Record summary: A computed fold for a 94-nucleotide RNA from Paenibacillus methanolicus, annotated as c-di-GMP-I riboswitch aptamer. The prediction has a mean pLDDT of 78.
[in-house]
RNA sequence: ACUGCUUUAGGGCAAACCUGGCGAAAGUCAGCGGCGCAAAACCAGAGGGUCUAAAGUCCUACAUAUUCAAGGACCAUGAUAGCCGGUUGCGAUU
Numbered sequence: 001a002c003u004g005c006u007u008u009a010g011g012g013c014a015a016a017c018c019u020g021g022c023g024a025a026a027g028u029c030a031g032c033g034g035c036g037c038a039a040a041a042c043c044a045g046a047g048g049g050u051c052u053a054a055a056g057u058c059c060u061a062c063a064u065a066u067u068c069a070a071g072g073a074c075c076a077u078g079a080u081a082g083c084c085g086g087u088u089g090c091g092a093u094u
Base pairs, nucleotide, nucleotide: 012037013036018031019030020029021028022027035082041087042086043085047084048083049080050079051078056074057073058072059071060070
């Protein structure tokens, strides 16, 4: 000097619940709260996974046909970085 691990001080972030805003939903933002986190900082424009399904397509049903309403399947262009991953990186102590 580099890499990995452990402990501690100061500081940092903030899960669930609840309240309010946005959204079709997943979810997100603010408050409250504190489960946890040494990257729980940044990246969802180009890796994988997961969640949702508004619009769209198809089917059922109705029906001469069309439209509206109803149900089902597929589908991301919607989300998730606190799922994996990628990028960058601070201080004290053993």